[in-house]
Context: one part of a larger RNA
RNA sequence: CUGGGCUUAAAGGGUCCGUAGCUUGAUGUACAAGUCUCUUGAGAAAUCCGCCGGCUUAACCGGUGGGCGUUCAGGGGAAACUGUAUUUCUAGGGACCGGGAGAGGUGAGAGGUACUGCCGGGGUAGGAGUGAAAUCCUGUAAUCCCGGUGGGACCACCUAUGGCGAAGGCAUCUCACCAGAACGGGUCCGACAUUGAGGGACGAAAGCUGGGGGAGCAAACCGGAUUAGAUACCCGGGUAGUCCCAGCUGUAAACGAUGCGCGUUAGGUGUGUCAGUGACCACGUGUCACUGAGGUGCCGAAGGGAAACCGUGAAACGCGCCGCCUGGGGAGUACGGUCGCAAGGCUGAAACUU
Numbered sequence: 001c002u003g004g005g006c007u008u009a010a011a012g013g014g015u016c017c018g019u020a021g022c023u024u025g026a027u028g029u030a031c032a033a034g035u036c037u038c039u040u041g042a043g044a045a046a047u048c049c050g051c052c053g054g055c056u057u058a059a060c061c062g063g064u065g066g067g068c069g070u071u072c073a074g075g076g077g078a079a080a081c082u083g084u085a086u087u088u089c090u091a092g093g094g095a096c097c098g099g100g101a102g103a104g105g106u107g108a109g110a111g112g113u114a115c116u117g118c119c120g121g122g123g124u125a126g127g128a129g130u131g132a133a134a135u136c137c138u139g140u141a142a143u144c145c146c147g148g149u150g151g152g153a154c155c156a157c158c159u160a161u162g163g164c165g166a167a168g169g170c171a172u173c174u175c176a177c178c179a180g181a182a183c184g185g186g187u188c189c190g191a192c193a194u195u196g197a198g199g200g201a202c203g204a205a206a207g208c209u210g211g212g213g214g215a216g217c218a219a220a221c222c223g224g225a226u227u228a229g230a231u232a233c234c235c236g237g238g239u240a241g242u243c244c245c246a247g248c249u250g251u252a253a254a255c256g257a258u259g260c261g262c263g264u265u266a267g268g269u270g271u272g273u274c275a276g277u278g279a280c281c282a283c284g285u286g287u288c289a290c291u292g293a294g295g296u297g298c299c300g301a302a303g304g305g306a307a308a309c310c311g312u313g314a315a316a317c318g319c320g321c322c323g324c325c326u327g328g329g330g331a332g333u334a335c336g337g338u339c340g341c342a343a344g345g346c347u348g349a350a351a352c353u354u
Stems, first nucleotide, its partner, number of pairs: 003326004007308002012322001014202004021195001023193001025089002028086004033082002035078008048066007092192001093189003096185003104178007111155002115151008126137002163170002207248006216242002221237004259321006267299005273293008303310002327354003336347004
């Protein structure tokens, strides 16, 4: 010396499933492929080292012995580790059972206020809007009040540093179906595991195709203001869209800007779930306290960090596997490939410049 890194400096794939591969619990036996050892052979010459010799000496050259040749092959042995085969095990993992928690997903049905249109009645001159106005609505009776009817979207309060989900995300109520996690039991299987290049599935909003729907809101657009101008901010309108069904797109500050799994390393304090123990009791699916486990927050020892900060949910200490980075710009561009109806996505340079 055998690279250093990825919260914020360049860098964690949007998320999960999973193929190959890499890595991988305890125990006994066998084999001896890897591994170790002994031995034999091969391992060109020159170069290098010791000794001897030849040019008057040296450099140089010759002879001889050693070494180098980082490696290969044959044979004898060792058996801890890796490997292969096999036996047994239960601590990893999985299955099963039990009672609970949850905006987890899909489908169907039901409801609520507000909004808006229309109809009927009452009622009369304004209403709406702003910093101030105007465009706008209104005598074909508006705004406002009462009653009725239709429509579409949404789901106040509860609501929370609360819950669930792999992520995206998920919130009125009821039912049906589907799925996952936690806790408790310790019944069964017996390493069946982790990660995961390719691959597959899911994936907000916007956008696209076809068909429906359209109340409110509202890109574009049209007016009114403001202003030097005002392709804006403010106001009056308003179409795509927003909603539903079927398909496509595949991207986000898809964020914890923090990949997944396993183990180790002080605590304190909230909150939510399950279980256990105790106390109280208006014996209720009750209340309170403590303990254990799994979440979710805050503060912090050691330690880490450039610092901000992180700190048993690590950014600490280790192991396994994957992805990614290597000055700024050019550029996520060009070209090619591939996917897409398109928009565009994925892959992804260089010249040049600094």
Molecule: small-subunit ribosomal RNA, central domain
Organism: metagenome